[in-house]
Context: one part of a larger RNA
RNA sequence: CGUAGGAAAUUUGAGAGGAUCUACAUUUAGUACGAGAGGACCGGUGUGGACGAACCUCUGGUGUAUCGGUUGUGACGCCAGUUGCAUUGCCGAGUAGCUAAGUUCGGAAUGGAUAACCGCUGAAAGCAUCUAAGCGGGAAGCCAACCUCAAGAUAAGAUUUCCCCAUGAGAUGCGUUGGAGACUACAACGUUGAUAGGUCACAGAUGUACGUACAGUGAUGUAUUUAGUCGAGUGAUACUAAUAUUCCAUAGG
Repeated sequence: CGUAGGAAAUUUGAGAGGAUCUACAUUUAGUACGAGAGGACCGGUGUGGACGAACCUCUGGUGUAUCGGUUGUGACGCCAGUUGCAUUGCCGAGUAGCUAAGUUCGGAAUGGAUAACCGCUGAAAGCAUCUAAGCGGGAAGCCAACCUCAAGAUAAGAUUUCCCCAUGAGAUGCGUUGGAGACUACAACGUUGAUAGGUCACAGAUGUACGUACAGUGAUGUAUUUAGUCGAGUGAUACUAAUAUUCCAUAGG
RNA backbone atom coordinates (compact mmCIF):
# COMPACT_ATOMS: atom_id res chain seq x y z
C1' C A 1 0.00 0.00 0.00
C1' G A 2 -3.84 -3.56 -1.05
C1' U A 3 -8.00 -6.67 0.74
C1' A A 4 -13.80 -0.28 -1.59
C1' G A 5 -16.58 2.73 5.60
C1' G A 6 -13.30 2.68 10.25
C1' A A 7 -11.91 -0.89 14.06
C1' A A 8 -11.23 -5.00 17.79
C1' A A 9 -11.56 -10.12 18.79
C1' U A 10 -12.34 -15.16 17.26
C1' U A 11 -11.58 -18.25 13.18
C1' U A 12 -11.86 -21.62 8.11
C1' G A 13 -7.71 -23.87 5.64
C1' A A 14 -5.82 -23.40 -0.43
C1' G A 15 -0.92 -24.30 0.53
C1' A A 16 3.86 -25.21 3.14
C1' G A 17 7.03 -27.44 6.76
C1' G A 18 8.12 -31.13 10.74
C1' A A 19 7.78 -36.11 12.40
C1' U A 20 7.90 -41.16 10.10
C1' C A 21 13.86 -44.89 13.14
C1' U A 22 15.25 -49.43 15.48
C1' A A 23 17.16 -53.63 18.77
C1' C A 24 16.54 -57.22 22.39
C1' A A 25 13.84 -60.19 25.92
C1' U A 26 9.42 -62.76 26.97
C1' U A 27 4.61 -65.20 25.81
C1' U A 28 1.94 -68.02 22.19
C1' A A 29 5.61 -72.59 22.16
C1' G A 30 10.08 -76.08 22.41
C1' U A 31 3.91 -75.67 19.59
C1' A A 32 3.22 -76.07 13.78
C1' C A 33 7.12 -78.29 10.68
C1' G A 34 11.08 -82.01 10.89
C1' A A 35 13.77 -88.96 11.30
C1' G A 36 16.73 -85.89 14.13
C1' A A 37 19.55 -81.62 14.57
C1' G A 38 16.94 -77.66 14.73
C1' G A 39 12.80 -74.50 14.87
C1' A A 40 8.73 -70.66 13.20
C1' C A 41 4.47 -67.54 10.74
C1' C A 42 0.20 -64.77 12.74
C1' G A 43 -0.70 -62.22 17.38
C1' G A 44 0.23 -60.33 22.91
C1' U A 45 3.60 -58.03 26.61
C1' G A 46 7.97 -55.71 28.49
C1' U A 47 12.82 -53.26 28.51
C1' G A 48 16.26 -50.45 25.76
C1' G A 49 19.38 -47.47 21.90
C1' A A 50 19.74 -43.24 18.74
C1' C A 51 16.87 -38.88 17.45
C1' G A 52 13.42 -34.87 18.70
C1' A A 53 10.35 -31.52 21.90
C1' A A 54 9.21 -29.31 26.51
C1' C A 55 10.71 -28.44 31.48
C1' C A 56 13.92 -27.54 36.25
C1' U A 57 10.36 -31.32 41.03
C1' C A 58 14.73 -34.66 41.69
C1' U A 59 20.59 -35.42 40.52
C1' G A 60 24.21 -32.02 39.16
C1' G A 61 26.76 -27.61 36.50
C1' U A 62 27.02 -22.30 36.39
C1' G A 63 25.68 -18.48 39.46
C1' U A 64 32.62 -12.06 39.21
C1' A A 65 25.80 -7.70 42.47
C1' U A 66 24.33 -13.65 48.20
C1' C A 67 26.64 -15.53 52.93
C1' G A 68 30.97 -17.22 55.36
C1' G A 69 36.47 -18.35 56.17
C1' U A 70 41.36 -16.60 55.31
C1' U A 71 46.75 -14.34 53.47
C1' G A 72 49.63 -9.81 52.24
C1' U A 73 49.25 -4.67 52.14
C1' G A 74 46.87 0.41 52.16
C1' A A 75 43.02 3.61 54.39
C1' C A 76 39.13 5.20 57.99
C1' G A 77 43.85 8.97 64.15
C1' C A 78 44.52 4.26 67.46
C1' C A 79 41.87 -0.51 69.80
C1' A A 80 37.72 -2.81 68.13
C1' G A 81 34.95 -2.82 63.69
C1' U A 82 34.82 -2.01 58.55
C1' U A 83 36.63 -1.15 53.66
C1' G A 84 40.10 -0.70 48.89
C1' C A 85 43.71 -3.65 45.91
C1' A A 86 46.00 -8.33 44.90
C1' U A 87 42.66 -13.33 38.53
C1' U A 88 36.03 -12.65 42.01
C1' G A 89 43.24 -12.15 45.89
C1' C A 90 42.46 -17.32 47.36
C1' C A 91 38.97 -20.83 49.42
C1' G A 92 33.93 -23.29 51.20
C1' A A 93 28.82 -23.13 50.08
C1' G A 94 24.77 -21.25 47.12
C1' U A 95 18.61 -18.43 45.64
C1' A A 96 16.51 -17.02 40.84
C1' G A 97 17.58 -17.58 35.79
C1' C A 98 20.09 -20.50 32.10
C1' U A 99 21.27 -25.58 31.57
C1' A A 100 22.31 -31.74 30.77
C1' A A 101 24.59 -35.81 32.29
C1' G A 102 18.57 -34.77 35.08
C1' U A 103 12.81 -35.25 34.48
C1' U A 104 8.48 -35.94 31.34
C1' C A 105 6.67 -36.92 26.60
C1' G A 106 6.84 -38.40 21.06
C1' G A 107 7.36 -41.38 16.39
C1' A A 108 0.66 -45.12 18.22
C1' A A 109 -3.78 -46.72 16.17
C1' U A 110 -6.70 -46.25 11.66
C1' G A 111 -8.73 -45.41 6.63
C1' G A 112 -8.18 -44.84 1.11
C1' A A 113 -5.73 -45.57 -3.69
C1' U A 114 -1.64 -48.48 -5.31
C1' A A 115 3.81 -51.14 -6.82
C1' A A 116 6.02 -55.84 -7.57
C1' C A 117 3.21 -59.90 -6.79
C1' C A 118 -1.16 -63.27 -5.52
C1' G A 119 -6.20 -64.11 -7.14
C1' C A 120 -12.00 -64.42 -8.82
C1' U A 121 -15.06 -64.49 -12.97
C1' G A 122 -13.93 -64.42 -18.24
C1' A A 123 -13.78 -64.23 -23.72
C1' A A 124 -10.99 -63.06 -28.21
C1' A A 125 -9.22 -68.61 -29.34
C1' G A 126 -16.08 -74.23 -27.72
C1' C A 127 -10.06 -75.55 -24.24
C1' A A 128 -6.81 -72.71 -21.35
C1' U A 129 -5.80 -67.80 -19.51
C1' C A 130 -5.38 -62.49 -13.16
C1' U A 131 -7.43 -58.92 -18.50
C1' A A 132 -9.36 -57.62 -23.23
C1' A A 133 -15.03 -55.70 -20.31
C1' G A 134 -15.68 -56.49 -14.88
C1' C A 135 -14.25 -57.59 -9.45
C1' G A 136 -10.77 -58.60 -5.04
C1' G A 137 -6.08 -58.90 -1.97
C1' G A 138 -1.36 -56.48 -1.50
C1' A A 139 4.30 -52.43 1.22
C1' A A 140 8.55 -49.03 6.32
C1' G A 141 6.56 -46.38 0.14
C1' C A 142 1.83 -42.54 -1.85
C1' C A 143 -2.79 -39.65 -0.05
C1' A A 144 -5.07 -38.59 4.65
C1' A A 145 -4.66 -39.13 9.84
C1' C A 146 -0.46 -36.54 14.23
C1' C A 147 2.37 -31.51 15.32
C1' U A 148 3.49 -26.38 13.56
C1' C A 149 2.80 -22.14 10.23
C1' A A 150 -0.77 -20.26 7.10
C1' A A 151 -6.22 -15.22 3.60
C1' G A 152 -0.57 -10.65 -0.21
C1' A A 153 -4.98 -17.86 -0.94
C1' U A 154 -4.61 -10.22 -5.39
C1' A A 155 -10.13 -15.86 -6.17
C1' A A 156 -6.92 -11.18 -0.61
C1' G A 157 -12.35 -15.84 2.66
C1' A A 158 -15.82 -16.40 7.33
C1' U A 159 -18.15 -15.13 12.21
C1' U A 160 -19.16 -11.88 16.48
C1' U A 161 -19.11 -7.15 18.58
C1' C A 162 -18.24 -1.77 18.63
C1' C A 163 -18.22 3.36 16.17
C1' C A 164 -20.59 6.59 12.53
C1' C A 165 -19.77 13.91 13.80
C1' A A 166 -19.26 12.23 19.43
C1' U A 167 -20.78 10.05 25.83
C1' G A 168 -15.06 10.41 20.02
C1' A A 169 -14.76 3.27 18.31
C1' G A 170 -9.83 2.32 18.07
C1' A A 171 -4.61 3.07 17.64
C1' U A 172 0.11 5.36 18.30
C1' G A 173 3.36 8.38 20.90
C1' C A 174 4.89 9.06 26.17
C1' G A 175 5.72 6.73 31.06
C1' U A 176 6.42 2.09 34.82
C1' U A 177 8.20 -2.62 33.08
C1' G A 178 9.47 -8.07 31.45
C1' G A 179 7.45 -13.90 30.76
C1' A A 180 9.90 -10.39 25.35
C1' G A 181 14.24 -8.40 23.37
C1' A A 182 20.59 -6.24 19.33
C1' C A 183 17.22 -2.12 17.60
C1' U A 184 12.40 -2.61 16.28
C1' A A 185 8.71 -5.84 17.46
C1' C A 186 5.84 -8.65 21.25
C1' A A 187 3.56 -8.88 26.14
C1' A A 188 1.76 -6.55 31.14
C1' C A 189 0.35 -1.96 33.36
C1' G A 190 -0.58 3.60 33.65
C1' U A 191 -4.31 6.12 39.95
C1' U A 192 -11.36 3.11 38.19
C1' G A 193 -3.65 1.19 39.35
C1' A A 194 -0.01 -4.03 42.16
C1' U A 195 3.69 -2.26 36.24
C1' A A 196 8.61 -1.51 38.63
C1' G A 197 11.12 0.17 43.08
C1' G A 198 10.60 0.53 48.46
C1' U A 199 8.45 -1.70 52.94
C1' C A 200 6.38 -6.04 55.56
C1' A A 201 5.75 -11.37 55.85
C1' C A 202 7.27 -16.05 53.99
C1' A A 203 10.35 -19.43 51.18
C1' G A 204 15.38 -20.20 50.26
C1' A A 205 21.03 -19.30 50.93
C1' U A 206 24.92 -18.79 54.41
C1' G A 207 26.02 -20.66 59.18
C1' U A 208 25.51 -18.45 65.00
C1' A A 209 26.69 -11.08 63.58
C1' C A 210 28.04 -6.39 66.31
C1' G A 211 28.15 -5.08 71.29
C1' U A 212 28.19 -6.77 76.22
C1' A A 213 28.93 -10.31 80.19
C1' C A 214 31.60 -14.51 82.02
C1' A A 215 36.12 -18.08 81.96
C1' G A 216 41.34 -17.90 80.73
C1' U A 217 48.15 -14.54 81.71
C1' G A 218 46.88 -15.09 76.57
C1' A A 219 45.57 -17.07 71.75
C1' U A 220 40.64 -18.23 72.40
C1' G A 221 36.08 -20.23 74.26
C1' U A 222 30.95 -19.90 76.26
C1' A A 223 26.18 -17.17 76.76
C1' U A 224 23.01 -13.58 74.69
C1' U A 225 21.89 -16.63 69.35
C1' U A 226 19.83 -22.02 65.01
C1' A A 227 21.80 -15.58 65.40
C1' G A 228 23.11 -11.62 61.83
C1' U A 229 23.10 -10.66 56.72
C1' C A 230 20.97 -11.58 51.99
C1' G A 231 20.56 -10.52 43.89
C1' A A 232 16.94 -12.21 40.80
C1' G A 233 11.66 -16.24 44.25
C1' U A 234 6.08 -16.14 46.47
C1' G A 235 2.27 -13.11 48.72
C1' A A 236 0.60 -8.49 50.71
C1' U A 237 0.86 -3.17 50.93
C1' A A 238 -0.16 2.97 46.95
C1' C A 239 5.10 4.92 50.53
C1' U A 240 7.86 6.51 45.44
C1' A A 241 7.43 6.66 40.02
C1' A A 242 3.72 5.41 35.92
C1' U A 243 1.23 12.92 36.58
C1' A A 244 -0.69 16.83 33.88
C1' U A 245 -0.68 18.18 28.98
C1' U A 246 0.03 17.62 23.83
C1' C A 247 -0.07 15.05 19.03
C1' C A 248 -2.21 11.50 15.30
C1' A A 249 -6.62 9.39 13.23
C1' U A 250 -12.29 11.44 10.68
C1' A A 251 -15.42 7.29 6.76
C1' G A 252 -21.16 7.56 4.60
C1' G A 253 -20.43 2.56 2.94

This is a predicted structure of a 253-nucleotide part of an RNA (large-subunit ribosomal RNA, domain VI) from a Synergistaceae bacterium.
Rfam family: Bacterial large subunit ribosomal RNA. Rfam links the family to the GO terms structural constituent of ribosome and ribosome.
NCBI's taxonomy places the organism under Bacteria, Thermotogati, Synergistota, Synergistia, Synergistaceae.